About this RNA
A computed fold for a 100-nucleotide RNA from Zongyangia hominis, annotated as SAM riboswitch aptamer (S box leader). The sequence is in RNAcentral, with records from Rfam. Rfam family: SAM riboswitch aptamer (S box leader). Rfam describes the family as follows. The SAM riboswitch is found upstream of a number of genes which code for proteins involved in methionine or cysteine biosynthesis in Gram-positive bacteria.
This record gives sequence, structure tokens and C1' cells, in this order.
RNA sequence: GCCUUAUCAAGAGUGGCGGAGGGAACAGGCCCGAUGAUGCCCGGCAACCUGCACAUGUGCGUAAGGUGCCAAUUCCUGCGGCUUUGACCGGAGAUGAGGA
Repeated sequence: GCCUUAUCAAGAGUGGCGGAGGGAACAGGCCCGAUGAUGCCCGGCAACCUGCACAUGUGCGUAAGGUGCCAAUUCCUGCGGCUUUGACCGGAGAUGAGGA
């Protein structure tokens, strides 16, 4: 990289370092940023997998371990369908678990 499947409207700092761009890539928007963003550390959120406790018709809790995540719906649009032109559905993408 490919396939299957689940989820994607909630949630997550008045901390430390650092110092200029950043929001994955491209394009168009729209935003964030010297009142210090992005990033790193710490911290936190969540509960997909494992573990543990209690249940047991398969659930509920916990948060130790493995991931993930912590501006904006996946920030919005881009491709297809539908359309009451605002949306909706799909696709795409992200993440988990499993597989060839």
C1' cells in the first nucleotide's frame, strides 16, 4: 500500500520549553498565530484492543498496558447521486480492530 468492519456534532491545560509561521498533501475559501500559534515535554480526553472488578445472554465499570485524540463537523469545498439550492446520501479521508 490492499481487503473487511466500527466510529467520526461530544470531550480534552490560566503548565514548562521554544520562537514563526500554522490548520496532513494540491487548489480555492475560511480561520489560528508575538495577548506566542505549529512543534516538543508534562498534563488531559476518550474507551477501539488487552488487562482487572462485577455481572452473565454478552452487559456494566475501571483506566494499568497498546493505539488514538486534545481550535473550528473530518474547519468547508473539490468526485458521484439527489435536490425545495439549503441540505442530505455516497465516495474520499482519519482512527481502531481483524485479515490476505